[in-house]
């Protein structure tokens, strides 16, 4: 170069104005300090933190997890090995514990899907039938066979060689597979050795069975505050409707006098007399609607050194990096960087005539060169105009997973080809 596999990291930069959000200075004006993300997303997995319920373990139900070792607060997550399956390789997938406890399922298609099967097909030694003198032949009734064909996702190991009437682990080799043994690993497992002619197929992301983990709810968790305005409920005081009429008053209302209606007491009970209601204080408990704590120093972030393949972890220095709450983290301009388009009268590049110079040649030519003189071209660079710069926005806070990302960078490794 081509093609390809894995990882890692940015994701616009600067300045000037004008603005929002918070902390700290400041009486005030003001000033200074910080102000989004790798995903703040999805809310799928773990934790913290709270509040509920609960002697502990253990059991039951229910969910989840599933090679093997290590990591981590903790995981279903990382990292490493291992077994499988794909790739020439890098290297990428894997729900990867039991199918000889037990239930059940095995579609279609096929004769037969699990105590195997005869559809085609083979063969028909031995029996039978018929020919022959006889060796035998026919036939294919019995029968034997699981190779060949066909079906399927699967059909009782697989290649071959014997064997045999035809086959067949019926005999061997060899690979596969089952017990046992030995080495090597912490383990999964890996090798090797003997042994067994194979000793009941798949499916547990069916049910089950084993191991192991899990109590529920979630910042609207959850805890303070006080004050107005309106109710509720008790307790005391106190005795308070209404309606007309008079008086004071600018009204609000305040006071007197009459009637009426309810409700309580009481007596001689179709009715009579007699109180009652307003308003005050305490004390409870709630509702609207806000205020404040939680609320951001934290499994934190950076450098160095060290352990360790790694994921991590120790150690030691520095750093403080958003805290709103209908809810800030933005807007203009300019100059730069990135990418597409379009343009250019041609600056280098290129490509091409021509001259000159230098080597080599008998010569035609060849090779190489430049402060030479033209031509060509938008393909690179350069100039100049336009257009673009993703995905997405914190809301308790952490570690992961999954998804979405315009465009760039950068390192590590495999296949190819070529030059040296």
């Nucleotide at each position: 170069c081509c093609a390809g596999g894995g990882g890692g990291c940015c994701g616009g930069g600067c300045a000037g104005c004008c603005g929002c959000g918070u902390g700290c200075c400041g009486c005030a004006a003001g000033g200074u300090g910080c102000g989004a993300g790798g995903a703040a997303a999805g809310u799928c997995c773990g934790g913290g933190c709270u509040c509920c319920a609960c002697g502990a373990a253990g059991c039951a139900a229910g969910g989840g997890u599933g090679g093997c070792g290590g990591g981590u607060a903790a995981c279903g997550c990382c990292c490493g090995c291992c077994g499988c399956g794909g790739g020439c390789a890098a290297c990428c997938g894997u729900a990867g514990g039991g199918a000889a406890a037990g239930u059940g399922c095995c579609a279609c298609a096929g004769a037969g899907a699990g105590c195997a099967u005869u559809c085609c097909g083979c063969c028909g030694a031995u029996g039978g039938a018929g020919g022959g003198c006889a060796a035998c032949c026919u036939c294919a009734c019995a029968g034997g066979c699981a190779a060949g064909g066909g079906u399927g996702a699967a059909a009782g190991g697989g290649u071959g060689c014997g064997g045999u009437a035809a086959g067949a682990g019926c005999g061997c080799a060899c690979c596969g597979g089952g017990g046992g043994g030995c080495c090597g690993g912490c383990a999964a497992c890996g090798g090797u050795c003997u042994u067994c002619g194979c000793a009941c197929g798949g499916c547990a992301a069916a049910c089950c069975c084993c191991a192991c983990c899990c109590g529920g709810a979630g910042c609207a968790a959850g805890g303070c505050c006080g004050a107005a305005u309106a109710g509720g409920g008790g307790c005391g005081g106190c005795g308070c409707g209404u309606c007309c009429u008079c008086g004071c008053g600018c009204a609000a209302g305040c006071g007197g006098g009459g009637g009426c209606a309810g409700g309580g007491g009481u007596g001689u009970u179709u009715c009579g007399c007699c109180c009652c209601g307003a308003c005050c204080g305490c004390c409870c408990g709630g509702g609207u609607u806000g205020g404040u704590c939680g609320c951001u120093u934290g499994a934190g972030c950076g450098g160095c050194g060290g352990a360790g393949c790694a994921a991590u972890c120790c150690g030691u220095c520095g750093c403080c990096c958003a805290g709103a709450u209908g809810a800030a983290u933005g807007g203009c301009u300019g100059c730069c960087c990135c990418c597409g388009c379009c343009g250019a009268u041609a600056c280098g590049g290129u490509c091409u005539g021509g001259g000159c110079c230098a080597g080599g040649g008998a010569a035609a030519c060849c090779u190489g060169g430049g402060g030479c003189c033209g031509g060509a071209u938008a393909c690179c660079g350069u100039c100049g105009g336009c257009g673009g710069g993703a995905c997405a926005g914190a809301a308790c806070c952490c570690g992961g997973c999954u998804u979405a990302c315009a465009g760039g960078c950068u390192c590590c490794c495999u296949g190819g080809c070529a030059a040296a």
The prediction has a mean pLDDT of 77.
The RNA shown here (Bacterial RNase P class A) has 420 nucleotides and comes from a Sphingomonadales bacterium.
Of the family's consensus pairs, 96% are formed in the model.
It matches the Rfam family "Bacterial RNase P class A". Rfam links the family to the GO terms tRNA processing, ribonuclease P activity and dimeric ribonuclease P complex. It is annotated as a ribozyme.
NCBI's taxonomy places the organism under Bacteria, Pseudomonadati, Pseudomonadota, Alphaproteobacteria, Sphingomonadales.